Predicted 3D model of a 73-nucleotide RNA (transfer RNA) from a Pseudomonadota bacterium.
Its mean pLDDT, the model's own confidence on a scale to 100, is 80.
NCBI's taxonomy places the organism under Bacteria, Pseudomonadati, Pseudomonadota.
RNA sequence: GCCAGGAUAGCUCAGUCGGCAGAGCACGAUCAUGGUAAGAUCGGGGUCGCCGGUUCGAUUCCGGCUCCUGGCU
Numbered sequence: 001g002c003c004a005g006g007a008u009a010g011c012u013c014a015g016u017c018g019g020c021a022g023a024g025c026a027c028g029a030u031c032a033u034g035g036u037a038a039g040a041u042c043g044g045g046g047u048c049g050c051c052g053g054u055u056c057g058a059u060u061c062c063g064g065c066u067c068c069u070g071g072c073u
Stems, first nucleotide, its partner, number of pairs: 001072007010025004019056001027043005049065005
């Protein structure tokens, strides 16, 4: 330098052939226990990597860029 994959909650990851963004774990509250753990219920938390374009509308489509992983040279 070229090719492919990836970037979404604190962590691990789904998701959407374009129409209000989710799970598990973690965190907080309550219940429960003589107490702790386990358990039950509820809750908070997101610029969907960045900048543009298309569109009535973009996490999703298109272009560029940054970073990570693998491959080729």
Rfam family: tRNA. It is annotated as a transfer RNA. The sequence is in RNAcentral, with records from ENA.